[in-house]
The RNA shown here (transfer RNA) has 72 nucleotides and comes from a Spirochaetales bacterium. The source organism's lineage runs through Bacteria, Pseudomonadati, Spirochaetota, Spirochaetia and Spirochaetales. The sequence was found in a public genome assembly. It matches the Rfam family "tRNA". Rfam's curators write: Transfer RNA (tRNA) molecules are approximately 80 nucleotides in length. Its family is annotated with triplet codon-amino acid adaptor activity in the Gene Ontology. It is annotated as a transfer RNA.
RNA sequence: GCCGGUGUAGCUCAAUGGUAGAGCAAUUCAUUCGUAAUGAAUAGGUUGCAAGUUCGAUUCUCGCCACCGGCU
Numbered sequence: 001g002c003c004g005g006u007g008u009a010g011c012u013c014a015a016u017g018g019u020a021g022a023g024c025a026a027u028u029c030a031u032u033c034g035u036a037a038u039g040a041a042u043a044g045g046u047u048g049c050a051a052g053u054u055c056g057a058u059u060c061u062c063g064c065c066a067c068c069g070g071c072u
Stems, first nucleotide, its partner, number of pairs: 001071007010024004018055001026042005048064002051061002
């Protein structure tokens, strides 16, 4: 230099155009003599950045950034 892949909650990952979710973690409550465990609830997201297409974009297109891999 060329090609491909990944980027979503604190962490690991879903969601293939129509209200962004799960597990773990956090907080609160219940349970217990107390703790752990268990159960319930709550909070936590400008979906890496910026533009385009669309009635509507995490999803499709282009550019940029970061990381990973391959070729030279």